[in-house]
RNA sequence: UGAUUCCCGCCGCCUAGACGAAAUGACAUCUCACACGGGGCAGGAGUGGGGGACCCACUCCCGCACGGCGCAGCGACCAGAUCGGAUCGCCGCAAUCGUGCUCGGGGUUAAGUCGCCAUCCGUGGCGGCCGAGCACCUUCUCGCUCGAACCCGACAGCUCACCUCACAGGCGUGAGAAGGAGACCUU
Numbered sequence: 001u002g003a004u005u006c007c008c009g010c011c012g013c014c015u016a017g018a019c020g021a022a023a024u025g026a027c028a029u030c031u032c033a034c035a036c037g038g039g040g041c042a043g044g045a046g047u048g049g050g051g052g053a054c055c056c057a058c059u060c061c062c063g064c065a066c067g068g069c070g071c072a073g074c075g076a077c078c079a080g081a082u083c084g085g086a087u088c089g090c091c092g093c094a095a096u097c098g099u100g101c102u103c104g105g106g107g108u109u110a111a112g113u114c115g116c117c118a119u120c121c122g123u124g125g126c127g128g129c130c131g132a133g134c135a136c137c138u139u140c141u142c143g144c145u146c147g148a149a150c151c152c153g154a155c156a157g158c159u160c161a162c163c164u165c166a167c168a169g170g171c172g173u174g175a176g177a178a179g180g181a182g183a184c185c186u187u
């Protein structure tokens, strides 16, 4: 910087053959016992996120591949005055089921958008608007940086109750003004 903090319990996990006690001539020997701190597990509080009614809003369409089931058509086979039948093969359809994918859509985040140029079509450069950070807090001015990445998987508006997830990672300190808060020392 960031939501990413604090607390309790347990572990024949580390620290640790620690240090120490007992014993001994001296000794780690499965004798006893063990901290600060760390790790793991399971919880609590707190903070942050997602899903989720009525009301309100929205009115658009439901992508691709494979397989199953179902339906339709053709052929093989059986049957023969009826116009059917189990099976096999080919092929088509479906807002039906399962699995996978990502172009549609959505989520976390400051990390959006527009224009121009270049491009090996991956992306890069410049600029505008907008958004984020710069060390106690807020505002203003100038200055310096950033605008990435990941996730869900055809699907989600808001949303009480309710359900559920996270508590990481990365850094090392521009200046001035106004107002405010707090700490320490002295009296």
Stems, first nucleotide, its partner, number of pairs: 001169001005045003009041003013038002020032002046167006056157001063101006070093002073090004077085002104155001105152004112129007130147005136180007
Molecule: c-di-AMP riboswitch aptamer (ydaO/yuaA leader)
Organism: Nocardioidaceae bacterium